[in-house]
Predicted 3D model of a 106-nucleotide RNA (SAM riboswitch aptamer (S box leader)) from Halobacillus aidingensis. It matches the Rfam family "SAM riboswitch aptamer (S box leader)". Its family is annotated with regulation of gene expression in the Gene Ontology.

């Protein structure tokens, strides 16, 4: 990095380091020297694999191990439909794209 497959309207800090940009991209709209992004602790969650319970499948709990996440729906859009309205737009609602993640296969 290209395939399959499941989730993405829940939750998560008055902490330490550090010191300039950060929220993939695009247009937007925000976060940040009152200290943000990133890293530790710490904390959520329960995908996976473990242990219990169940005859077993299914489901249930623990949270030990592997991830994982920890502003704002995946921040919100792109593309296309369908529907409303005060109709160069504007707003709902859907459906794929694109993204992130877990499992699996290559």
């Nucleotide at each position: 990095c290209a395939c399959u497959u499941a989730u993405c309207c829940a939750g998560a800090g008055u902490g330490g380091c550090g010191g300039a940009g950060g929220g993939a991209c695009u247009g937007g709209c925000c976060c940040g020297a009152c200290g943000a992004u990133g890293c530790c602790c710490g904390g959520c969650a329960a995908c996976c694999g473990g242990c219990a319970g169940g005859u077993a499948a299914a489901c249930u709990g623990c949270a030990c191990g592997g991830u994982g996440c920890u502003a704002a729906a995946u921040c919100c859009u792109g593309c296309g439909a369908a529907g409303u309205c005060u109709u160069u737009g504007a707003c709902u609602u859907u459906g794929a794209u694109a993204g992130a993640u877990g499992a699996g296969a290559a």